Model confidence (mean pLDDT): 77 of 100. A computed fold for a 94-nucleotide RNA, annotated as TPP riboswitch aptamer (THI element). Its Rfam family is "TPP riboswitch aptamer (THI element)". From the family's description: Vitamin B(1) in its active form thiamin pyrophosphate (TPP) is an essential coenzyme that is synthesised by coupling of pyrimidine and thiazole moieties in bacteria. Rfam links the family to the GO term thiamine pyrophosphate binding. The model forms 90% of the base pairs in the Rfam consensus.

């Protein structure tokens, strides 16, 4: 110096579609996913999660923010700390 990981703090973010049944509050199911309120969880913090443009556009689906394109588009929380990996140079001791 430079990077894969872990931890610690601290922070950010989303929860949509459907079927039956309902006492209309739920409750059992299906669909995609990391996560659809098992939550003290899950993912993300710059190769950025997620938001916005969008009640848009194409395709597919039972039907969706399922998929793609937009998108090198405009915002978006440590460029945090500790420990490590690699390489290199430096001293020390054997």
């Nucleotide at each position: 110096a430079u990077c894969a990981a872990a931890u610690a703090c601290a922070g950010g973010g989303g929860u949509g579609c459907u079927g039956a049944c309902u006492u209309c509050g739920g409750u059992c199911g299906g669909c995609u996913g990391a996560g659809a309120u098992u939550a003290u969880a899950c993912c993300c913090u710059c190769u950025a999660a997620c938001c916005u443009g969008a009640u848009g556009c194409g395709g597919a689906u039972a039907a969706u923010g399922c998929c793609g394109a937009c998108g090198u588009a405009g915002g978006a929380a440590g460029a945090u700390a500790u420990u490590g990996u690699u390489a290199u140079a430096u001293a020390a001791a054997a």